RNA sequence: GGGGUAAUGGUUUAGUGGUAUAAUGCUCGCUUAGGGUGCGAGUGGUCCGGGGUUCGAUUCCCCGUUACCCCC
Numbered sequence: 001g002g003g004g005u006a007a008u009g010g011u012u013u014a015g016u017g018g019u020a021u022a023a024u025g026c027u028c029g030c031u032u033a034g035g036g037u038g039c040g041a042g043u044g045g046u047c048c049g050g051g052g053u054u055c056g057a058u059u060c061c062c063c064g065u066u067a068c069c070c071c072c
Base pairs, nucleotide, nucleotide: 001071002070003069004068005067006066007065010024011023012022018055025043026042027041028040029039030038048064049063050062051061052060
């Protein structure tokens, strides 16, 4: 230099054109002498940035940034 993949709660991750799933974490309650485990409830996401298409974009298109992989 060329090509490809990825970016979504604190962390890991699913997802489809109609403001988003689960696990874990955190908080509270029950349980325990207390802790842990278990059970229940709650909390937490401008879906990497900008632009375009669309009634509507996390999703489709373009550019950029970052990370990883391959080729040279």
The RNA shown here (transfer RNA) has 72 nucleotides and comes from Zophobas morio.
Taxonomically the source falls in Zophobas (Eukaryota, Panarthropoda, Hexapoda, Endopterygota).
The sequence is in RNAcentral, with records from Rfam.
Its Rfam family is "tRNA". By type it is a transfer RNA. Rfam links the family to the GO term triplet codon-amino acid adaptor activity.
Model confidence (mean pLDDT): 81 of 100.